[in-house]
C1' cells in the first nucleotide's frame, strides 16, 4: 500500500427499503418483617458526513474505528 468483514440501547444480540424488537441490566410500583426472587410498568439506540428514493440501520461515495487477509 491493496483487498474484505463488522460497527444498531449501559452489555449480548435480531431486524436489512415503510412504527427498529428482544434478552440481561437499570428506574418505579405491586408481593414480603426486610432482603432476593417473582410480577407490572417505563426509559434509552443505528459510528460520522454526504448522495439514491416518496421513504434508508437497509441500497450508493467517502470518512473514523476494530479485526481477517495479501503485499
Nucleotide at each position: 500500500g491493496c483487498g474484505g468483514g463488522c460497527g444498531u440501547a449501559g452489555u449480548u444480540c435480531a431486524u436489512c427499503g415503510g412504527u427498529a424488537g428482544a434478552a440481561c441490566a437499570c428506574g418505579a410500583g405491586c408481593u414480603u418483617c426486610c432482603c432476593a426472587a417473582g410480577c407490572u410498568u417505563g426509559a434509552a439506540a443505528g459510528g460520522u458526513g454526504g448522495g439514491u428514493u416518496c421513504g434508508a440501520c437497509u441500497c450508493c461515495c467517502a470518512u473514523c474505528g476494530c479485526c481477517c487477509g495479501c503485499u
Annotation
The RNA shown here (transfer RNA) has 71 nucleotides and comes from a Bacillota bacterium. NCBI's taxonomy places the organism under Bacteria, Bacillati, Bacillota. The coordinates come from a structure-prediction model, not an experiment, and the mean pLDDT is 81. It was read from a public genome assembly. Its Rfam family is "tRNA". Gene Ontology term of the family: triplet codon-amino acid adaptor activity.